[in-house]
RNA sequence: UCCGCAUCAAGAGAGGCUGAGGGAACCGGCCCGACGAAGCCUCGGCAACCUGCGCCAACCGCAAGGUGCCAAGCCGGCCGAGCAGAGCAACAAGCGCUCGGACGAUGUAGA
Numbered sequence: 001u002c003c004g005c006a007u008c009a010a011g012a013g014a015g016g017c018u019g020a021g022g023g024a025a026c027c028g029g030c031c032c033g034a035c036g037a038a039g040c041c042u043c044g045g046c047a048a049c050c051u052g053c054g055c056c057a058a059c060c061g062c063a064a065g066g067u068g069c070c071a072a073g074c075c076g077g078c079c080g081a082g083c084a085g086a087g088c089a090a091c092a093a094g095c096g097c098u099c100g101g102a103c104g105a106u107g108u109a110g111a
Stems, first nucleotide, its partner, number of pairs: 001111002004108005013043005021032003027077001029075001044070003049066002051063004078101006
């Protein structure tokens, strides 16, 4: 890098250095940011995919070695279907909600 599978509305931050950006990339929206962004360091925490143990297996439980994570649903953006909106009547876009997909993230197995 490619492919398969699983998960993605829960959860979990302080200190130091530094100093203007950041939310993966482009664009625009929205949001966070001198009451200190990103980055680096130290310590801490969350979770339980792999792992170890109970127990041979499944389920489950315990532990926390390898990852991961610690603003906002994957921050929302795209595609399809449905619902709702509906007024005197009819037909409808956007917004909204639900489901599915795509894109993406993380883990794991394989090439």
Predicted 3D model of a 111-nucleotide RNA (SAM riboswitch aptamer (S box leader)) from an uncultured Gaiellaceae bacterium.
The coordinates come from a structure-prediction model, not an experiment, and the mean pLDDT is 77.